[in-house]
């Protein structure tokens, strides 16, 4: 230096204005956002995590861990270049569940959890 382990922080953004209506940040019209590792710099190419079941393990219990399995959206033209659906122009298009006047964006599970950065400690090699 490298691996593993075990410890810790951190780790999601967004309805101006305006029509309708007893009521809509949910409907219209329009505004507005973009987690995480790849990889030529990506919401929309791969691929992951959020949700639901919960094989077996651990615990007195609470509860944790967790195989597996179900769900899982949406883009193209033209240029530039060795290489880009990621850059640049230009048109597009997508957004779990419960609530609630039909919600990506308003409440709520969530002061949660994870994909994952990043720093620290002992041991071994």
């Nucleotide at each position: 230096g490298c691996a593993g382990u075990c410890c810790u922080u951190c780790g999601g953004g967004g309805u101006a204005a305006g029509g309708u209506g007893c009521a809509a940040a949910u409907c219209c019209u329009a505004a507005u956002c973009g987690g995480u590792g790849g990889u030529a710099u990506a919401g929309c190419c791969c691929a992951c995590g959020a949700g639901c079941u919960g094989c077996g393990g651990c615990g007195a219990a609470a509860g944790c861990c967790a195989a597996a399995g179900c769900a899982c959206g949406a883009u193209c033209u033209a240029g530039u270049c060795a290489a880009a659906u990621u850059c640049u122009a230009g048109a597009g298009c997508c957004g779990a569940c419960c609530g609630u006047a039909c919600a990506g964006u308003c409440g709520g599970g969530a002061u949660g959890a994870a994909a994952g950065a990043g720093g620290g400690a002992a041991u071994a090699u």